c-di-GMP-I riboswitch aptamer from a soil metagenome, 71 nucleotides, folded computationally.

RNA sequence: GACAAGGGCAAACCUCUCGCAAGGGAGGGACGCAAAGCUGCGGGACUCUCUGAGUUAGCCGGGCCGCCGAA
Numbered sequence: 001g002a003c004a005a006g007g008g009c010a011a012a013c014c015u016c017u018c019g020c021a022a023g024g025g026a027g028g029g030a031c032g033c034a035a036a037g038c039u040g041c042g043g044g045a046c047u048c049u050c051u052g053a054g055u056u057a058g059c060c061g062g063g064c065c066g067c068c069g070a071a
Base pairs, nucleotide, nucleotide: 001068008033009032013028014027015026016025017024018023031058037064038063039062041061042060043059044056045055046054047053048052
């Protein structure tokens, strides 16, 4: 961060599957994404069998790492 080039990821929805659930995994599929790569560290949201245990990185911030690149 350009109407560049090469590539990348993949929302909703459908099928199968794991989970009590939020939600996860695989396949199909593309709404979008320049970190939509990784990380629950802070906040938010959400779930449950709730004084705890989880989910969400495609809600925001932090940390780590990284492809291409004109003027």

Model confidence (mean pLDDT): 85 of 100.